[in-house]
A computed fold for a 117-nucleotide RNA from a soil metagenome, annotated as SAM riboswitch aptamer (S box leader).
RNA sequence: UUUAUCCAGAGUGGCUGAGGGAACAGGCCCGAAGACGCCACAGCAACCGGGCCGGACGCUGAGCAGCAGCGACCGCGCCAAGGUGCUACUUCCUGCCCGGUAACCGGGAGAGAUAAA
Numbered sequence: 001u002u003u004a005u006c007c008a009g010a011g012u013g014g015c016u017g018a019g020g021g022a023a024c025a026g027g028c029c030c031g032a033a034g035a036c037g038c039c040a041c042a043g044c045a046a047c048c049g050g051g052c053c054g055g056a057c058g059c060u061g062a063g064c065a066g067c068a069g070c071g072a073c074c075g076c077g078c079c080a081a082g083g084u085g086c087u088a089c090u091u092c093c094u095g096c097c098c099g100g101u102a103a104c105c106g107g108g109a110g111a112g113a114u115a116a117a
Stems, first nucleotide, its partner, number of pairs: 001117006011041005019030003024095004042087003046084003050079003053075003057071005091111001096108005
């Protein structure tokens, strides 16, 4: 940079000690009953990798068919958890555009995060 996903899921202990929830702003939350961060163990299952199951395609063996093996494709399938990742609040909500008279609601973009290339 490109593509895909982001309304679900998943905590205990120790250390530290004041802010934190990506940037800015407006809200709303979390936090000395210790947040955030770091470490250990545990857990979750988004992507990649592994295995299995099902479908149809091609090749080979055999060959009426059936069957077996290999290859690659598909699945909101299943299993495990190897590589990353993640474990408050929808990416916590909003800001820009479109629609609805509009408070507000819905859709989209933008930005961000994660994975693969």
Rfam family: SAM riboswitch aptamer (S box leader). Rfam's curators write: The SAM riboswitch is found upstream of a number of genes which code for proteins involved in methionine or cysteine biosynthesis in Gram-positive bacteria. The coordinates come from a structure-prediction model, not an experiment, and the mean pLDDT is 82. The sequence is in RNAcentral, with records from MGnify.